The part of an RNA shown here (large-subunit ribosomal RNA, domain IV) has 350 nucleotides and comes from a Kiritimatiellia bacterium. Its mean pLDDT, the model's own confidence on a scale to 100, is 86. It was read from a public genome assembly. Rfam family: Bacterial large subunit ribosomal RNA. Lineage of the source: Bacteria > Pseudomonadati > Kiritimatiellota > Kiritimatiellia.

Context: one part of a larger RNA
């Protein structure tokens, strides 16, 4: 020196990425509790006080000895069991006297919430969720399994299955169909095997020729043009809670400075509403308040959005939460700064 624990003066987060660790507070009774809210909650809010024992005293229920009556109506002291005040008084540092046994409040982001998750490094803001919406299915559905039978959906029958975004709730949910994909329409155009088949080669009986060769009918076989021939595909309309996409430059108002305003290119259409230095802002610790004696984080604004933004939802939002950030009260060996003790475990001897 270690691990595990107990205790500390004076200070009290000065520690540290960060109050991580460890402490503080706790049961029940009684008083009293702000904000905001979806009116249920937020709440055990916060924030006080009281708790042990012995007398005494005044109550409540319960049971019943009894009285009592036409009667199981009704009355009951006392005994017994339960329980709540009051007052007196004892003791100790302490009275839930041991153990179990919430620390609290502002403020902000994500998720709405309980829930699931990466057995064994990650529990979250992931994923699920009730709602929303969008598409597909008329039943021997539609899908998914299986060459097939068949089986699941489903002994369900559109208020039902199935798939696909989103994700309680309030208030919304803007443009664009030019790419892509989807859905319809059937006129043109191109097009497949395959049909039908005009011509074409190939062999060779037989003919021609002294030869070399050459013409070549039926067969058989290789090929094979026009012509007929579906979906799709181009064409053509329609769809955004489908995939997705939402500019540039110049110029102008009576200080400046800015541009409601104008002009031009270019696109399918040029980002509306609300948010903004944001889990998104590169410059950036932006500026400006406010919190600090002192703030790269935080919170509130402003808008110059490098590169939000409307169901890959947008903005709010009570409650929730081993989440994530920041401030403050109590608290405290985290620390200024380390002490001292217990138990272990190690070391030496046997």
């Nucleotide at each position: 020196a270690c691990c595990u624990c107990g205790u500390u003066a004076a200070g009290g987060a000065a520690c540290u990425c960060g109050g991580c660790a460890a402490u503080c507070u706790a049961g029940c009774c009684c008083c009293g509790u702000a904000u905001c809210u979806u009116a249920g909650g937020u709440a055990g809010a916060a924030g006080g006080g009281g708790u042990c024992c012995u007398c005494u005293c005044c109550g409540a229920c319960g049971u019943a000895a009894g009285a009592g009556u036409a009667a199981u109506a009704u009355c009951a002291a006392a005994g017994c069991g339960u329980u709540g005040g009051g007052g007196a008084g004892g003791c100790g540092c302490a009275g839930u006297g041991a153990a179990a046994u919430g620390g609290c409040u502002c403020g902000a982001g994500c998720g709405a919430c309980u829930g699931u998750u990466u057995a064994a490094c990650a529990a979250a803001a992931a994923c699920a969720c009730a709602g929303c919406a969008c598409u597909c299915u008329g039943c021997g559905a539609a899908c998914u399994c299986g060459a097939a039978a068949g089986a699941g959906g489903a002994u369900g029958u559109a208020u039902a299955g199935g798939g696909u975004g989103u994700g309680a709730c309030a208030c919304g949910u803007g443009a664009c169909c030019a790419a892509u994909g989807c859905g319809g329409a059937a006129a043109g155009g191109u097009u497949a095997a395959g049909g039908c088949a005009a011509g074409a080669g190939g062999u060779u009986a037989g003919c021609c020729g002294c030869a070399a060769g050459g013409c070549g009918a039926a067969g058989c076989u290789u090929c094979g043009a026009c012509c007929c021939g579906a979906a799709g595909c181009c064409c053509c309309c329609g769809u955004g809670a489908a995939u997705g996409u939402c500019g540039g430059c110049c110029g102008u108002a009576a200080c400046u400075a800015u541009a409601a305003c104008g002009g031009u290119c270019c696109u399918a259409a040029g980002g509306u509403a609300g948010c903004g230095a944001a889990a998104u802002u590169c410059c950036u610790u932006g500026u400006c308040g406010g919190g600090u004696a002192a703030g790269u984080u935080c919170c509130g604004a402003c808008c110059u959005g490098c590169a939000c933004g409307a169901a890959u939802c947008g903005u709010g939002u009570a409650a929730c939460g081993a989440c994530u950030u920041g401030a403050g009260c109590g608290c405290u060996g985290u620390c200024u700064c380390a002490a001292c003790g217990a138990g272990g475990a190690u070391c030496u001897c046997g």